[in-house]
Model confidence (mean pLDDT): 83 of 100. Transfer RNA from a marine sediment metagenome, 72 nucleotides, folded computationally. It matches the Rfam family "tRNA". It is annotated as a transfer RNA. The sequence is in RNAcentral, with records from MGnify.

RNA sequence: GGGCCGGUGGUCUAGUGGUAUGACGCCUCCCUCGCACGGAGGAGACCGCGAGUUCGAUUCUUGCCCGGUCCA
Numbered sequence: 001g002g003g004c005c006g007g008u009g010g011u012c013u014a015g016u017g018g019u020a021u022g023a024c025g026c027c028u029c030c031c032u033c034g035c036a037c038g039g040a041g042g043a044g045a046c047c048g049c050g051a052g053u054u055c056g057a058u059u060c061u062u063g064c065c066c067g068g069u070c071c072a
Stems, first nucleotide, its partner, number of pairs: 001071007010024003018055001026042005048064005
């Protein structure tokens, strides 16, 4: 330098055009003498940055940035 894959709450992750899913963690309540476990509820991401297509983009196209991998 070139090919391919990826970037989504604090962490990991699902999502293939129509107001983003789950787990762990966090907060509140119940349970307990108390803690843990368990149960119920809640907050938290507008999706790496920009542009384009579209009525509408996390999703499609494109430039760039970052990470991984392969080739040279």